[in-house]
The RNA shown here (small-subunit ribosomal RNA) has 1382 nucleotides and comes from a marine metagenome.
RNA sequence: UGGGGGAUAACACUGCGAAAGUGGUGCUAAUACCGCAUAAUGCAGCGGGGCCGCAUGGCCAUAGUUGUUAAAGGUUUCGGCCGGCUAUAGAUGGGUCUGCGUGCUAUUAGUUAGUUGGUAGGGUAACGGCCUACCAAGGCGAUGAUAGCUAGGGGGUCUGAGAGGAUGAUCCCCCACACUGGGACUGAGACACGGCCCAGACUCCUACGGGAGGCAGCAGUGAGGAAUCUUGCGCAAUGGGCGAAAGCCUGACGCAGCCACGCCGCGUGCCGGAUGAAGGCCCUAUGGGUUGUAAACGGCUUUUACUAGGGAAGAACGAGAGGGUUUUGAUCUUCUGUGACGGUACCUAGUGAAUAAGCACCGGCUAACUCCGUGCCAGCAGCCGCGGUAAUACGGAGGGUGCAAGCGUUGUCCGGAAUCAUUGGGUGUAAAGGGUACGUAGGCGGGAGCCUAAGUCUGGGGUGAAAUCUUGCCGCUUAACGGUAAAAUGGCCCUGGAUACUGGGUUUCUUGAGUGCAGAAGAGGCAGGUGGAAUUCGUGGUGUAGCGGUGAAAUGCUUAGAUAUCACGAAGAACAUCAGUGGCGAAGGCGGCCUGCUGGUCUGCAACUGACGCUGAGGUACGAAAGCGUGGGGAGCGAACAGGAUUAGAUACCCUGGUAGUCCACGCCGUAAACGAUGCAUACUAGGUGUUGGCCUUAGGGCCAGUGCUGCAGUUAACGCAUUAAGUAUGCCACCUGGGGAGUACGUCGGCAACGAUGAAACUCAAAGGAAUUGACGGGGGCCCGCACAAGCGGUGGAGCAUGUGGCUUAAUUCGAUGCAACGCGAGGAACCUUACCUGGGCUAAAUCCACAGUGAUGUCUUCUGGAAACAGGAGGUCCCUUAGGGGCACUAUGGAAGGUGCUGCAUGGCUGUCGUCAGCUCGUGCCGUGAGGUGUUGGGUUAAGUCCCGCAACGAGCGCAACCCCUGUGGUUAGUUACCAGCACGUGAAGGUGGGGACUCUAGCCAGACUGCCUACGCAAGUAGUGAGGAAGGUGGGGACGACGUCAAGUCAUCAUGGCCCUUACGUCCAGGGCUGCACACGUGCUACAAUGGUCGGUACAAUGGGUCGCCACCCAGCGAUGGGGCGCAAAUCCAUAAAACCGAUCUCAGUUCGGAUUGGAGUCUGCAACUCGACUCCAUGAAGUUGGAAUCGCUAGUAAUCGCGCAUCAGCAAUGGCGCGGUGAAUACGUUCCCGGGCCUUGUACACACCGCCCGUCAAGCGAUGGAAGUCAGGAGUACCUGAUGUCGGCGUGCCAACCUUCGGGGGGCAGCUGCCUAGGGUAAGCCUGGUAACUGGCGCUAAGUCGUAACAAGGUAGCCGUACCGGAAGGUGCGGCUG
Repeated sequence: UGGGGGAUAACACUGCGAAAGUGGUGCUAAUACCGCAUAAUGCAGCGGGGCCGCAUGGCCAUAGUUGUUAAAGGUUUCGGCCGGCUAUAGAUGGGUCUGCGUGCUAUUAGUUAGUUGGUAGGGUAACGGCCUACCAAGGCGAUGAUAGCUAGGGGGUCUGAGAGGAUGAUCCCCCACACUGGGACUGAGACACGGCCCAGACUCCUACGGGAGGCAGCAGUGAGGAAUCUUGCGCAAUGGGCGAAAGCCUGACGCAGCCACGCCGCGUGCCGGAUGAAGGCCCUAUGGGUUGUAAACGGCUUUUACUAGGGAAGAACGAGAGGGUUUUGAUCUUCUGUGACGGUACCUAGUGAAUAAGCACCGGCUAACUCCGUGCCAGCAGCCGCGGUAAUACGGAGGGUGCAAGCGUUGUCCGGAAUCAUUGGGUGUAAAGGGUACGUAGGCGGGAGCCUAAGUCUGGGGUGAAAUCUUGCCGCUUAACGGUAAAAUGGCCCUGGAUACUGGGUUUCUUGAGUGCAGAAGAGGCAGGUGGAAUUCGUGGUGUAGCGGUGAAAUGCUUAGAUAUCACGAAGAACAUCAGUGGCGAAGGCGGCCUGCUGGUCUGCAACUGACGCUGAGGUACGAAAGCGUGGGGAGCGAACAGGAUUAGAUACCCUGGUAGUCCACGCCGUAAACGAUGCAUACUAGGUGUUGGCCUUAGGGCCAGUGCUGCAGUUAACGCAUUAAGUAUGCCACCUGGGGAGUACGUCGGCAACGAUGAAACUCAAAGGAAUUGACGGGGGCCCGCACAAGCGGUGGAGCAUGUGGCUUAAUUCGAUGCAACGCGAGGAACCUUACCUGGGCUAAAUCCACAGUGAUGUCUUCUGGAAACAGGAGGUCCCUUAGGGGCACUAUGGAAGGUGCUGCAUGGCUGUCGUCAGCUCGUGCCGUGAGGUGUUGGGUUAAGUCCCGCAACGAGCGCAACCCCUGUGGUUAGUUACCAGCACGUGAAGGUGGGGACUCUAGCCAGACUGCCUACGCAAGUAGUGAGGAAGGUGGGGACGACGUCAAGUCAUCAUGGCCCUUACGUCCAGGGCUGCACACGUGCUACAAUGGUCGGUACAAUGGGUCGCCACCCAGCGAUGGGGCGCAAAUCCAUAAAACCGAUCUCAGUUCGGAUUGGAGUCUGCAACUCGACUCCAUGAAGUUGGAAUCGCUAGUAAUCGCGCAUCAGCAAUGGCGCGGUGAAUACGUUCCCGGGCCUUGUACACACCGCCCGUCAAGCGAUGGAAGUCAGGAGUACCUGAUGUCGGCGUGCCAACCUUCGGGGGGCAGCUGCCUAGGGUAAGCCUGGUAACUGGCGCUAAGUCGUAACAAGGUAGCCGUACCGGAAGGUGCGGCUG
């Protein structure tokens, strides 16, 4: 809160349209709409006052004055209640401004035109280029603007000791968005998720004319994807909107559903139970272990599940009625009424162990082990790595371990990671100091006083939302979860105070820094001049055949006179000696002498200035060599090039030439191992000893500035550094973050170019790297040894044969051994056997053993048949011993042990070879070193020796060496047969034949002897030397046995043994025959020779070892002979039993022979079951090659080589010329350690460690992978210029139209349609830009058991390597110039 007015929906009638919708006429209301009145503590103007502020200005109260702006009623039980208008205050929410904070890329460095500011105006709730006009030329940027890429922000969350790092689901706050883009309207608030308009894309409807739509609301559908839920119930609670209220709405919310997705809680039973059951698995397998008290079985409990019964809290309000109180109200109280979840949670009873366990792992890290299968396959794998026949690593099983309704896998983040280091790292050699200086910004900065109070410290106040996290208490049976309180929120803001330090201001000081004065040294720089030696060239002289060059040569020069030599001349370049870890310079760098100009440094004095300083991102200057441009110069040297050599080749090393270049002037380039691989400056921290310059000196030395060596503390991974730090600190700059790809690509900047600077990624590997250690190795060094070489002697390699091997062949030619260290080896005896191989025929057992039973002929034996035999079949005869119990033997049957020369020697034992009879290999304790490890064990001597001595941080010890053992060499003693025989005796043709002897030889036991013991010399000693002495023997007397730690995956499964695997009417076994002996060929080891130092014939001597009864065999006889027939002796110092070379004679006379004996023919002998394949020997005949052996290669140093014979094992015989032994005769040579081979010790280098037969580089070829360039092509992005321009705000026009108000009734005011201007989304045109994809072709790169070519690097890597640069070359690379030592 006065008083008025005019309309219009609904509705009625009617038209159009397919629809959506829409038009016309008519009626009507309002808290809808429009005037008028009133006007305050409102607003605006004027005006005086107070307070605050650095200023623009802000705040407060307001005398006065002028102008201006309001409203609406409804309802009532008449008490009121609900409203409306103006103003003010509070609360809440919002707008705006501002400091600080808030990703990556600089291979984005310049950007900006309303841009920055001003004036005026417009616009807004409000300041403002927010917009417009004009004026000025500003604004931002190395403290990172702009651009590109990426991304909502915060509280918080995860992780971490923290600092940090990563992240932004759920919950809370803020922002943004709502199909894409633009726009406004309405409104307190929007430029509006479920509103409007326009444009676009898409979907739908359509009668083709037009329309409709926006799940990033809840459910739900599709698509995408490795993957993410129900088209549920309810407003009962909490909250919201409207309403006076009842109430209505609410996919907010409360509940339920799905998913082990997470967190939490609970269960799947508990107690007893040993024939330690069965089964499984394992083993040393009659048995044991394990699963395992596990099961069965007995007893107990009942959470959970199931059944039955009971059964909530969450409910407070509200409404109606009544009551108390009170001013109606608020408030208290009684009755009635309200639950989606839900008959849910929860409680009680019943039954009954009843309903409930999986997943991963078991080689190490990392808790947990065996068997089988597989055999570098299949597979595993987080890293290291497993798997090629004994897999705790694959697959299965048994067992075990861990977690458990889960367990594993994958992905992501943090941690460990001090591996981006603020806390909390580094840069000499591991990645890393800029090539050097000057200097800008910046950072840091000497002593004293005063002021200030920014940093700093401190008191107080405010804020830091809640939730979360932490702590206390409390509530759900516990917990998860929740409630409540505290703490925390490391921060920010305001304010008072302090002033040591830092900062700011001011005054002052001299020690930092600089100036001055007096001296000093210097290859510091630039310019000009000048000197001698050398080289080359020219001219002339002398002179003659070569010169030159090399590892050796050749190309080249030279009789047209070189080289050599003398004289003169010319040219260019560089400056011997001095010369020096000497000097100077910032570095690069600088070297004859003189002059001029010029920079820096040091010393002394202490006059002057008064912090003027240090460092230094960008920047600027300088910057070896090579290279580039222009013009000169050019003697020597010398990339490229040419020729000659070397070589498999030699685009190299070596040689002869030689162009650019090297030199000068001017201008570029801007890099090097531009190194002390060590940024600059300042201070501090033991010494010793050289040297350069200056000064002082008491002449001893001292001080300052440089430059070296050594060394303490300290430091370092070590090496090392150590007042010239790599020590201790401070300041500043630069740089690093695994190797390769790669200092590459792209981009950019610089350059004439060559190129330089900046500088990635994909991909790939599990290392790359440093220092040091031990080995091994070296075309490194030193010392030493060995028949290693040399000096000698004799061989092999040539011939024939023997034998072994390879190869070939074969049905089989069994197997093994393969450089030295296999090849006359296993094999010390292949015709059968052996024998393992092949062919054929048989067996399923044989041989042997054990247990038990039976038998005494069926076996053995004799004999017959078939047969090649084994075997099969038949006939005959028939056991032994005995204590009388039985035993032996044989067979049969059963059971158990079979058997395998099949594989693996790379599963093994044992044995053996080899380095090597080399002198080494180790240990304990101690000491040194972070450690590997070292020391000892190295060093000086010496030795055959790690043998011994001396020294020594070592002292000792072990295995090796040596010795102890055996043989041999001398003597003694004892003993004396089978050996011996001096003396005595006997005796013979002769003879130790005999008696005897014990002397000798000899035999075989015990002793002795030799030890550098003695002498001399040298030496400390050990020891060495001596034609030493003595002695049989002299320095280990000679020989043997004896083989350290280890190496070679050395050899052997075929001597034997043995794990595992394999075969079982055969890969076992028996038998016959064959083969192992095969022959175009090659090799090894031997024998015999080629002859006269010999052959042949005859004669005469001298050994030792060893063997012998199924044997050796005297002697006699026969035979040419092998041998045969007789036959003595001997189980052996007794017998078998003669050596041969030699010696003495004879002959041969240099020839393919009187050499040589192969081969072949014939005839025999012997062994044996049997000599065809396939034996040996004998005789006769035959009589091959071969006349001393290429390249190459072997053995041997003294009783050895050479040569000569003898014996033995194996064995029936023999292929034996082999092997093992024995004695006879019996040499030559060694200067010596340069070289070859092997070895030992010390040292050095190393990129080797499977250890040089190592490692390793590059091209080419092949496959795979990612990537760069590229004509083009496709897509996206941002912008520029112009054209067009919907909608819409604003402005203009508004002649068409219009109810309210005024009116003089004409109109005015005001408004609407319409037209139009600016701006604008979108669209179009044009030229470019940026990003990405793709691409013919093309470039390099990486990876890949065994491809090609070479050999660059590691050792002195065989030419020291590397860096920069230039040229050249299939390739590594080569060469020139300068530099470095790594």